[in-house]
The prediction has a mean pLDDT of 87. This is a predicted structure of a 103-nucleotide RNA (SAM riboswitch aptamer (S box leader)) from Halobacillus kuroshimensis DSM 18393. It was read from a public genome assembly, where an Rfam model found it. Rfam family: SAM riboswitch aptamer (S box leader). From the family's description: The SAM riboswitch is found upstream of a number of genes which code for proteins involved in methionine or cysteine biosynthesis in Gram-positive bacteria. Its family is annotated with regulation of gene expression in the Gene Ontology. The organism belongs to Halobacillus kuroshimensis, within Bacteria.

RNA sequence: AACUUAUCCAGAGUGGUGGAGGGACUGGCCCUUUGAAACCCGGCAACCGGCGUAAAAGCACGGUGCUAAAUCCUGCAGAGCACAAAGCUUUGAUAGAUGAGAU
Numbered sequence: 001a002a003c004u005u006a007u008c009c010a011g012a013g014u015g016g017u018g019g020a021g022g023g024a025c026u027g028g029c030c031c032u033u034u035g036a037a038a039c040c041c042g043g044c045a046a047c048c049g050g051c052g053u054a055a056a057a058g059c060a061c062g063g064u065g066c067u068a069a070a071u072c073c074u075g076c077a078g079a080g081c082a083c084a085a086a087g088c089u090u091u092g093a094u095a096g097a098u099g100a101g102a103u
Stems, first nucleotide, its partner, number of pairs: 001103001003101006013041001015040003021031003025075001027073002042067003047063003050059002071095001076092006
């Protein structure tokens, strides 16, 4: 880097360093000097391994992951509602993220 597969409406800080950006991208809409990113500590979860069980449950020891808002909403296609228009609801796909596997 591309491939396969599972999951994505739950959960998680009045901490320290830092000092201006951040929420993948588009269009929105937000967060942020009442302190962004990043790092440390803490925490959440339980995907893989481990322990455990008859099988489960469970534990949180190791490897990841996560820690504003549903993946913040949205994009492409269909269905329903409304219909002057804007719009609302919903299904699937696409895109993205994370784990595991295999190349």